[in-house]
Molecule: c-di-GMP-I riboswitch aptamer
Organism: uncultured Deinococcus sp.
RNA sequence: GACAAGGGCAAACCCUCCGCGAGGAGGCGACGCAAAGCCACGGAACUCGAGAUACGAGUCCGCCGGGUUACCGAA
Numbered sequence: 001g002a003c004a005a006g007g008g009c010a011a012a013c014c015c016u017c018c019g020c021g022a023g024g025a026g027g028c029g030a031c032g033c034a035a036a037g038c039c040a041c042g043g044a045a046c047u048c049g050a051g052a053u054a055c056g057a058g059u060c061c062g063c064c065g066g067g068u069u070a071c072c073g074a075a
Stems, first nucleotide, its partner, number of pairs: 001072001008033002014027005031062001037068003041065003045059005
């Protein structure tokens, strides 16, 4: 970050399983993505303890920022 080339990933819905839950895994399927590769480091949001604050433990990287790695090579 190109009306390029080779490609890659896979939202939601649905099915099965796991979890108190947020959610996760697999299958189907494509909304989209130039890091929609990886990392829970800082926030945001969400869950549980709990009826609430402080607090604690979690979820989420396709919410933002950051770190790190990677294909191509026009401007």